Predicted 3D model of a 324-nucleotide RNA (Bacterial RNase P class A) from Ottowia sp. It is recorded under the gene name rnpB.

RNA sequence: GAAGCCCACCAGACCGCCGCUGGCGCAAGGCCCGAAAGGGCGCGCUGGAGGAACGUCCGGACUGCACAGGGCAGCGCAGCAGGUAACACCUGUCCACCGUGAGGUGAGGAUCAGAGCAACAGAGACGAGCCGCGUUGCACCCGUGCGGGUGAAACGGGCAAUCUCUGCGCGCAGCAACACCAAGUAGGCACACGUUGACGGGGCCCCCGGAGUGUGCGGGUAGGUGGCACCGAGCCGGGUGGGCGACCCCCGGCCCAGAUUGAUGGCGGUCACGCCGCGGGCAACCGCGGUGCACAGAAUCCGGCGUAUCGGUGGGCUUCACAC
Numbered sequence: 001g002a003a004g005c006c007c008a009c010c011a012g013a014c015c016g017c018c019g020c021u022g023g024c025g026c027a028a029g030g031c032c033c034g035a036a037a038g039g040g041c042g043c044g045c046u047g048g049a050g051g052a053a054c055g056u057c058c059g060g061a062c063u064g065c066a067c068a069g070g071g072c073a074g075c076g077c078a079g080c081a082g083g084u085a086a087c088a089c090c091u092g093u094c095c096a097c098c099g100u101g102a103g104g105u106g107a108g109g110a111u112c113a114g115a116g117c118a119a120c121a122g123a124g125a126c127g128a129g130c131c132g133c134g135u136u137g138c139a140c141c142c143g144u145g146c147g148g149g150u151g152a153a154a155c156g157g158g159c160a161a162u163c164u165c166u167g168c169g170c171g172c173a174g175c176a177a178c179a180c181c182a183a184g185u186a187g188g189c190a191c192a193c194g195u196u197g198a199c200g201g202g203g204c205c206c207c208c209g210g211a212g213u214g215u216g217c218g219g220g221u222a223g224g225u226g227g228c229a230c231c232g233a234g235c236c237g238g239g240u241g242g243g244c245g246a247c248c249c250c251c252g253g254c255c256c257a258g259a260u261u262g263a264u265g266g267c268g269g270u271c272a273c274g275c276c277g278c279g280g281g282c283a284a285c286c287g288c289g290g291u292g293c294a295c296a297g298a299a300u301c302c303g304g305c306g307u308a309u310c311g312g313u314g315g316g317c318u319u320c321a322c323a324c
Base pairs, nucleotide, nucleotide: 001320002319003318004317005316006315007314008313009312010311012271013270014269015268016267017266018265020048021047022046023045024044025043026042030041031040032039033038050295054306055305057304058303059302060301061300062174063173064172065171074170075169076168077167078166079093080092081091082090083089094108095106096105097104098103109165110164114163115162116159117158126156130148131147132146133143134142178226179225180224181223188217189216190215191214192213193212199209200208201207234254235253236252237251238250239249241248242247273292274291275290276289277288278287279286280285
């Protein structure tokens, strides 16, 4: 210098103006929506997308239901050892395969329990006799895996990603879980009165209409609130703490998005970066103008895996070539 391998990281920065949305404080007085439950409106301070928020594929937390214990069925996992709340994840290591190598991949328990399967070729593909050989005068029959030939494999076995067996794990459903508040006079139940006229038309009587009327109770739906923005499997920093490592331990600091038509945005400016054009320059490059800045976007919350991703940065290592 070229070609690679493995990790880690960034995902434009700053300023101004105008918005959207959560929390806290002030004000607790008013106004608005709503039958109510409940929600909104002001001012100030402050928080406001990601490494994948994505797919919803695994594993958990949480919640409801079920549940004495055990077994069957079903589903899943599979070298060995470890990490973890848990896992199908991660780490270490053995083995197999791929790569010159750094490294990568693995669907890696059992075929002395049983069943099933094996293209083509071959007599035969797993209870085999085609040729040879033996037997016989010759042949049939019979015997024979000792030789040949076919094939990936020929009586030795192979495949368990075919059933199966072994060991281990798993109750079912999911925040549209679930808990609370709670309309219509939608519907239910009980009691009272009622065609011997309750009740209504009107203040009353006559009169007219007339089969329901009244009171109480409890459950649900629409709607609303909580769950739900979290003191946590939390985040950041440090450790001449432990461990090869995943990870664990100790110390210090921090509180860090959250709705339900669903916030996290728009405009302008400066700088940085990429691309294009023009001009200058031998070139490196400089100036001006334009344009762009990936994949994507929270919705109960975590740990993983998988997938998408313009461009860029840092570190470790390998192979080859050259120079010393």
Overview
It matches the Rfam family "Bacterial RNase P class A". By type it is a ribozyme. Rfam's curators write: Ribonuclease P (RNase P) is a ubiquitous endoribonuclease, found in archaea, bacteria and eukarya as well as chloroplasts and mitochondria. The organism belongs to Ottowia, within Bacteria.